[in-house]
Context: one part of a larger RNA
Molecule: small-subunit ribosomal RNA, 5' domain
Organism: uncultured prokaryote
RNA sequence: AUUGAACUCUGGCGGCAUGCUUAAUACAUGCAAGUCGAACGGUAACAGGUUCUUCGGAAUGCUGACGAGCGGCGGACGGGUGAGUAACGCGUAGGAAUCUACCCAGUAGCGGGGGAUAGCUUGGGGAAACUCGAGCUAAUACCGCAUAAUCCCUUAGGGGGAAAGGCUUCUCGCACCGUUAUAUGAGCCUGCGUUAGAUUAGCUUGUUGGUGAGGUAAAGGCUCACCAAGGCGACGAUCUAUAGCUGGUCUGAGAGGAUGAUCAGCCACACUGGGACUGAGACACGGCCCAGACUCCUACGGGAGGCAGCAGUAGGGAGUAUUGGACAAUGGGCGCAACCCUGACGCAGCCAUGCCGCGUGUGUGAAGAAGGCCUUAGGGUUGUAAAGCACUUUCUUCAGAAAGAUUUAGAGUUAAUACCUCUUAAUAUUGACGUUACCAAUAGAAGAAGCACCGGCUAACUAUGUGCCAGCAGCCGCGGUAAUACAGAGGGUGCGAGCGUUAAUC
Numbered sequence: 001a002u003u004g005a006a007c008u009c010u011g012g013c014g015g016c017a018u019g020c021u022u023a024a025u026a027c028a029u030g031c032a033a034g035u036c037g038a039a040c041g042g043u044a045a046c047a048g049g050u051u052c053u054u055c056g057g058a059a060u061g062c063u064g065a066c067g068a069g070c071g072g073c074g075g076a077c078g079g080g081u082g083a084g085u086a087a088c089g090c091g092u093a094g095g096a097a098u099c100u101a102c103c104c105a106g107u108a109g110c111g112g113g114g115g116a117u118a119g120c121u122u123g124g125g126g127a128a129a130c131u132c133g134a135g136c137u138a139a140u141a142c143c144g145c146a147u148a149a150u151c152c153c154u155u156a157g158g159g160g161g162a163a164a165g166g167c168u169u170c171u172c173g174c175a176c177c178g179u180u181a182u183a184u185g186a187g188c189c190u191g192c193g194u195u196a197g198a199u200u201a202g203c204u205u206g207u208u209g210g211u212g213a214g215g216u217a218a219a220g221g222c223u224c225a226c227c228a229a230g231g232c233g234a235c236g237a238u239c240u241a242u243a244g245c246u247g248g249u250c251u252g253a254g255a256g257g258a259u260g261a262u263c264a265g266c267c268a269c270a271c272u273g274g275g276a277c278u279g280a281g282a283c284a285c286g287g288c289c290c291a292g293a294c295u296c297c298u299a300c301g302g303g304a305g306g307c308a309g310c311a312g313u314a315g316g317g318a319g320u321a322u323u324g325g326a327c328a329a330u331g332g333g334c335g336c337a338a339c340c341c342u343g344a345c346g347c348a349g350c351c352a353u354g355c356c357g358c359g360u361g362u363g364u365g366a367a368g369a370a371g372g373c374c375u376u377a378g379g380g381u382u383g384u385a386a387a388g389c390a391c392u393u394u395c396u397u398c399a400g401a402a403a404g405a406u407u408u409a410g411a412g413u414u415a416a417u418a419c420c421u422c423u424u425a426a427u428a429u430u431g432a433c434g435u436u437a438c439c440a441a442u443a444g445a446a447g448a449a450g451c452a453c454c455g456g457c458u459a460a461c462u463a464u465g466u467g468c469c470a471g472c473a474g475c476c477g478c479g480g481u482a483a484u485a486c487a488g489a490g491g492g493u494g495c496g497a498g499c500g501u502u503a504a505u506c
Stems, first nucleotide, its partner, number of pairs: 001505003005502003009498001012358006019350001020316001025314003029311003034073003040069001042066002046064003049060004080269003089194007098186002105180003109176001111145001113143002120135006151160003165174001195241003202232003207229008244266004248259004271292005294305004322348001324347001330344001331342003361391004371382004394447001397441001405427003409423004450495005455476003461490002464487002471478002
C1' cells in the first nucleotide's frame, strides 16, 4: 500500500460498486422454455351468434378463441459452478483433410399418386405411475412414381437422388426442394510457453512405424488383420502432490513477486458411474436408458426425484443478502403480425463490505463565569470553549421532468447509398423503478462523534492508586513505595462515520 475479509467499540445521509472464499453437503415450497390455429383433424373450458323449446333448458365449431393431440421451430442459447484436468486444457503463432439450422446473394424447380397413425369412440388391466386390444380420421407427418441446370458415384459406357403447401386485398409476397458462394459458428493437427518433488530413474505392447480394410463431417492405431521392433527419458520420461487457464488484479521506481472474486474470452461439469437416441449442432443442468447411493409414495405387485438456475431451508463455518415487483428498456425463443414466454436483463430490498462526496452548524462573544484537574496557593489550564446575541440548512410537507423506437437532413467510418457512431428536425405508443432524481415553498440549531494512542521506534505529560502484586507488551522491555510503560482521571496527539485488532499478499 492492498483485501469478496472477519471480530471489538461506535454509527447521520447520499451516489456507485461488491456480497457462501467453508460442505461439487442434503434439499421443503414457488418460479427459471416455450411458442405457432397463417401446417392439421378438431372443440374440453370461456364469451358471442343462430335454431328449437314444455321457458327448466337443449342443439349447433357458425365466430372470437382454444384444453388435450398430431406437426414445425426452439429446449445445444441464455443462467450456474470450478469437482476433475499439468493436458494441444489454456495462451500465442500457424496449418489442411472438414461440417454449418436460421440470415444474405446467385441459379434450377415446386408435376402426379398412395398407405397409415394419434386425438376420438369402445372394451380390458392397474392402488397409482401408466398401459393393452378393436374401430374411425387429417396434415407443411410418412412412402413410392415423374423430372434433374447444378450435385453424388463411376470400370467414364453409365448409374443414383427432391419438393408442401398455407394465407390472401386474387396476384404479389411468404413457405418448400436441389445446388453454388459468402458470412457466422464448430470440429481436427502442429511450433513455442504453461507449479513442486530425484527421499519418484527407468516407462511403454495398440505400445512406435508400415501395408490393407473398417469407421468418421474430416487427417490419424481412431479401430481391426498381418508385418517389422520400435517409441519416450537427467534438455527430467514415468510416478506422486497441488491446481481450471487467460485478459487481468494487488504490490513495486522498475525488474520482479503474489494472485485469477466481480467483468470479458476459452475449457470442464450437472446426485455418482456408463451408454447411446434425436438433431445442422448434444453424447444434452430443468431429455431418454442401465447400474449404484440417498429421499419420498405404495393396496407390497410396483412407482417418483435430482437447486453447481433465482429466491429460500437445514448443516458446516469467524463469515456472506429478499421464498420482492416488472417485461417499461436492452437482448433472446416462437409467430406474417398482434401478442405470448423470459429469476437473462433492467430495478427495488438487506449489510459502513469497499470507494467517493456531504453533514453534525456559521459569525460574534473575557465577567477569561461556574465546575473539573494541577499548583510554589500567587495562580495556571480546560478556554472563545460554553452561556448570551445575530444568521443559515441534510431531514419533514406539496406540484411538475429525463430515456428508448421510426422517419428526414448533415457529418464521420467504409469498397459501399449496408451496418454502426454523432448532430438536427418531425411523428406516435408504452414507465417496473416511482411516494424516483431534480426544482420550489414552510418550520426550527433543531435529529447527527466516535475510536485508538501518549517510554523509545512514533505525533502526543501530569497528578493519584498499586507495590515483581494486579497487570502491559509488535520489538527493546515496564512493575520490588516518588511508574510520563499497569489502572482509572485531567490534559494532549492521530484518524474520523469510522477507528483499532486478527488473518493474508507485495